[in-house]
RNA sequence: AAAAAAGGAUGCUAGGGUUCCGACUGAAAAGUGCUGGUCCGAGAGCAUCCGGCCUCGUAAGCGGCUACACGGAGGGAUAAAAGCCCGGGAGAG
Numbered sequence: 001a002a003a004a005a006a007g008g009a010u011g012c013u014a015g016g017g018u019u020c021c022g023a024c025u026g027a028a029a030a031g032u033g034c035u036g037g038u039c040c041g042a043g044a045g046c047a048u049c050c051g052g053c054c055u056c057g058u059a060a061g062c063g064g065c066u067a068c069a070c071g072g073a074g075g076g077a078u079a080a081a082a083g084c085c086c087g088g089g090a091g092a093g
């Protein structure tokens, strides 16, 4: 300097807006993200399960490990937005 790898799923939360419910305003039609429920939801959050690697063991299987991680702007989807996706990106150290 370069390359490869740094696994997957589920539940929850931080967070997010407004499809639906509710609340409030309104004569009505409608309007308002508005404490909330439904909904979306983390690579760098939590937990669990699986997977992978390793020691021991004839085997069954017990056990250990699974590290680190600062990050725009812009664009995309959905009803709409977001720590969602582009993205362990561009950059920075």
Base pairs, nucleotide, nucleotide: 007050008049009048010047011046012045015040016039020037021036022034023032024031025030051066052065053064054063056061068088070091074086075085076084

A computed fold for a 93-nucleotide RNA from a Campylobacterales bacterium, annotated as Guanidine-I riboswitch aptamer. Rfam family: Guanidine-I riboswitch aptamer. On this family, see Barrick et al., Proc Natl Acad Sci U S A 2004: "New RNA motifs suggest an expanded scope for riboswitches in bacterial genetic control". It was read from a public genome assembly, where an Rfam model found it.